[in-house]
Molecule: RNase P RNA; transfer RNA
Organism: Nitrospira sp.
């Protein structure tokens, strides 16, 4: 200098006029409420609402069913987050990046190819075996030749054998082809041709050791290929999982047609007090209270037990009023600076500070100056190009705005600052 | 503020992981009429909202954007 990785921070200042909103004072007012004074007044993401919580309320209690996660250890209130190791995959590297549990059991695996998962055989290579076709060999034997005969020599026939040929049956899967994938690679022996058939290497698989808290990793030995792929398809399984969502939810005001329709039930049995009646004085019935049990109906989040209510209820639709106050609300898994532990995320002690809380919603506007970038002019440093420097016009300053409160992730962000590494290329 | 659902052609909508991604309306030639209208034959027209990723393969599974749209209070 270039070209890239990681981490941590800021994201306009400063002033003057005009307003907003919250808190606390004063001042006028019978009170709504006006007017003054002062104090505080948006983010790193306040977003998306995608995980975990705090808190609320509910009939909260067991299963099942659904739903979430899914290497390991550890942090954490909790987590699908964070850290710190393993694997695996990208890079020359600094570093990044991973739904990273499981393929038994079902189902997919189009097209192309012979075959697509219990593997086959189109093309090819062999044709050991066993069939065919057959040169030639050997045996027998009909005729003929020669020879006195034995015999011998020709042709034909049959019978063994059988160079070789071709490829019927049958052997391979090496090699071509197809596909996103083709049933361990690759090399040597081997063999008709081949083939983990056998044999070094590697992959794999199972035992046993060493390391490490585990994930793994590593070495030895055994075995000879069995064991594709999808689980972001159904499924297996190990934890984790009630729902609800501050418009929760409490208080207190106001206001009405305290309504309509429609479902469903409103049934019984006993034991026990009480009242009243009637009585043969034993006890009967009728009403009521409450305790037990069965039913049947309603009430959660989908079901199922429990579990709660049973009464002019309960749920549902559809009318009708109110849309006001207050509490919840902001002191909190809080900030900040020191120690002290941990590689680190964290985590403990101390000391210290209060830091928006409106409720259709304040936190804004304008001007003047500075700051930054960006781009034009003119000038100056330079031999001169790049580059800086001075003036001065122009245009620009991003995403994005608390609404219950926190801890995360993700996603959008001109423009800038620190700070640690790599890689390259020069110069010493 | 909280919670939930949809995105396929100009509208309205179907689409089982392998299709040239269909359908009715409506567009636009043509034919028939005197002329329109019906009607008949043909035709065009999609980055399946955008991005990544699973997958041999994605409109389909997953994940993050984006846009759109729906519901809710409290009284009797």
């Nucleotide at each position: 200098g270039g070209a890239g990785a990681g981490g941590a921070c800021c994201g306009g200042g400063u002033g003057a006029u005009c307003g907003c909103u919250u808190g606390g004072g004063g001042c006028g007012g019978u009170a709504g409420c006006g007017c003054u004074c002062u104090u505080a007044g948006a983010g790193g993401a306040a977003a998306g609402u995608c995980c975990g919580g705090a808190c609320u309320u509910c009939a909260a209690g067991g299963g099942c069913a659904g739903g979430g996660c899914g290497c390991u250890g550890g942090g954490u209130a909790a987590c699908u987050c964070c850290c710190a190791g393993g694997c695996g995959g990208a890079g020359c590297g600094a570093u990044c990046c991973g739904a990273c549990a499981c393929c038994a059991g079902c189902a997919c695996c189009a097209c192309a190819g012979a075959a697509a998962a219990u593997a086959a055989a189109c093309c090819g290579c062999c044709g050991a075996u066993g069939g065919c076709c057959a040169a030639g060999g050997c045996g027998a034997u009909c005729a003929g030749a020669u020879g006195c005969a034995a015999a011998u020599c020709u042709u034909g026939u049959c019978g063994c054998u059988g160079c070789g040929g071709a490829u019927c049956a049958g052997g391979c899967a090496a090699g071509g082809g197809u596909g996103a994938a083709a049933c361990g690679g690759c090399g040597g022996g081997g063999u008709a041709a081949g083939a983990g058939c056998c044999c070094a290497c590697c992959g794999c698989a199972g035992u046993g050791g060493u390391g490490g808290u585990a994930a793994c990793a590593u070495c030895a030995c055994u075995g000879g290929c069995a064991c594709g792929g999808u689980a972001a398809g159904c499924g297996u399984u190990g934890c984790c999982u009630g729902a609800u969502g501050c418009a929760a939810g409490g208080c207190c005001a106001a206001a009405u047609a305290g309504g309509a329709a429609g479902a469903c039930a409103c049934c019984u049995g006993u034991c026990g007090g009480c009242u009243u009646u009637c009585u043969a004085c034993g006890g009967a019935a009728a009403g009521u209270c409450g305790g037990c049990g069965a039913c049947c109906g309603g009430c959660u989040g989908g079901c199922c037990c429990g579990g709660c209510c049973g009464a002019g209820g309960u749920c549902u639709u559809c009318g009708g009023g109110u849309a006001g106050g207050u509490c919840g609300c902001u002191u909190g898994a809080g900030g900040u600076u020191c120690g002290a532990g941990g590689c680190a995320a964290c985590u403990c002690g101390a000391a210290u500070c209060c830091c928006a809380g409106a409720g259709a919603a304040a936190u804004g506007a304008u001007c003047a100056c500075c700051c930054c970038c960006g781009u034009g002019u003119g000038g100056g440093a330079c031999c001169a190009u790049a580059u800086c420097c001075c003036a001065u016009g122009c245009g620009g300053g991003a995403c994005a705005g608390a609404a219950u409160c926190c801890g995360g992730c993700u996603u959008a962000u001109a423009g800038g600052u620190c700070u640690u590494c790599u890689c390259c290329a020069c110069c010493g | 503020g909280c919670g939930c659902c949809u995105g396929u052609a100009g509208c309205u909508c179907a689409g089982u992981g392998g299709a040239u991604a269909g359908a009715g309306c409506a567009c636009u030639u043509g034919c028939c009429u005197c002329c329109g209208g019906a009607g008949c034959a043909a035709g065009g027209g999609g980055c399946c909202a955008c991005a990544g990723g699973u997958u041999c393969a994605a409109a389909u599974c997953c994940u993050g954007u984006c846009a759109g749209g729906c519901g809710c209070a409290c009284c009797a």